[in-house]
RNA sequence: UUCUUAUCAAGAGAGGCGGAGGGACUGGCCCUAUGAUGCCCGGCAACCUGAUUAUUUCAAAGGUGCCAAUUCCAGCGGGUUACAUAAUUUGCCUGAAAGAUGAGAA
Numbered sequence: 001u002u003c004u005u006a007u008c009a010a011g012a013g014a015g016g017c018g019g020a021g022g023g024a025c026u027g028g029c030c031c032u033a034u035g036a037u038g039c040c041c042g043g044c045a046a047c048c049u050g051a052u053u054a055u056u057u058c059a060a061a062g063g064u065g066c067c068a069a070u071u072c073c074a075g076c077g078g079g080u081u082a083c084a085u086a087a088u089u090u091g092c093c094u095g096a097a098a099g100a101u102g103a104g105a106a
Stems, first nucleotide, its partner, number of pairs: 001106008013041001015040003021031003025075004042067003047063002049059003071098001076095005
C1' cells in the first nucleotide's frame, strides 16, 4: 500500500508546555488569543488481550484507539411530506460511496 471483516447516536480535565491554526478531501457550516494543531500529564472505552462456568460475565497489566459538534452536515442512489401537475427547492427516512479505528491476510 491492497484485500477481508467488525464498529462509527454513548463516553472522556476550566491541568502543564507552547504559540496559529484546525475540523481527511470538495462545498457548506463551525471551532480557535476567554488561546487552535501539536507534545506531556490526566481521562474514556474495551477491538486485540487476561481471567472465567466460555453461550456469557468480569478486569484493564500489556498492544492499539479515542477525548467540540452523529464520521459536524451534504457530496451517489431510492423512498416520502408540502404544491393541481412537471421541474426546481426545502425537510425527513434509508442504502451505498468515501473516511476513521481495530483484527486478520497478501